[in-house]
RNA sequence: UUUCAAAGAUUAGCGCCAUGCACCUCCAUUGGGCGAAGUGAUUUGGAGGUUAACGAGGCAGAGAGUUAUCGAAAUAUUCGGCGGAUGCUCUCUCGUGUACUUAGACACGUGAUAUGACGAUAAAACGAUAGGCAACUAUUAUACAAAAGCGUCAUAGCUAAGAGAU
Numbered sequence: 001u002u003u004c005a006a007a008g009a010u011u012a013g014c015g016c017c018a019u020g021c022a023c024c025u026c027c028a029u030u031g032g033g034c035g036a037a038g039u040g041a042u043u044u045g046g047a048g049g050u051u052a053a054c055g056a057g058g059c060a061g062a063g064a065g066u067u068a069u070c071g072a073a074a075u076a077u078u079c080g081g082c083g084g085a086u087g088c089u090c091u092c093u094c095g096u097g098u099a100c101u102u103a104g105a106c107a108c109g110u111g112a113u114a115u116g117a118c119g120a121u122a123a124a125a126c127g128a129u130a131g132g133c134a135a136c137u138a139u140u141a142u143a144c145a146a147a148a149g150c151g152u153c154a155u156a157g158c159u160a161a162g163a164g165a166u
Base pairs, nucleotide, nucleotide: 014083015082016081017080020079022050023049024048025047026046027045028044033039034038054071055070056069060093061092062091063090064089065088066087094109095108096107097106098105100162101161102160103159104158113156114155115154116153117152118151119150127140128139129138130137131136
């Protein structure tokens, strides 16, 4: 340095395409127009192939239900289909917070309360390069979000009993 094997980590807009729609190539078929030869628009069939979610965000455990958050792009398709899933709702358990303990209540999930203001943060697209006959694919410079969370600040943050201090 190369190859093989094993293990681990990361990744859930994540994986896949038997069938549909769309698109490409080849073969056969059809043969508009022009025409000397010819050329091959178009029709149909077959074979093979291409695309099919762009990032942000998201997991205490178990069960059930369910069309699972946010914007960007596009305006055939991110349609359609299969599988999966960290969403949401309900139940139970565990945990955190509400100034120490316990019980309840409420909110929440290990970065573990709510509300408000301000602040920071994307990728695809497009372009370039490379590959493919092509549809298209890979890599890469730059621009532009929203939700939630985060950072700073402000406000609010229950009841009962007990313990401790003064």
This is a predicted structure of a 166-nucleotide RNA (glmS glucosamine-6-phosphate activated ribozyme aptamer). Of the family's consensus pairs, 88% are formed in the model. Its Rfam family is "glmS glucosamine-6-phosphate activated ribozyme aptamer". By type it is a riboswitch. Rfam's curators write: This entry contains a glucosamine-6-phosphate activated ribozyme that is found in the mRNA for GlmS. GlmS is an enzyme that uses fructose-6-phosphate and glutamine to generate glucosamine-6-phosphate. Model confidence (mean pLDDT): 76 of 100.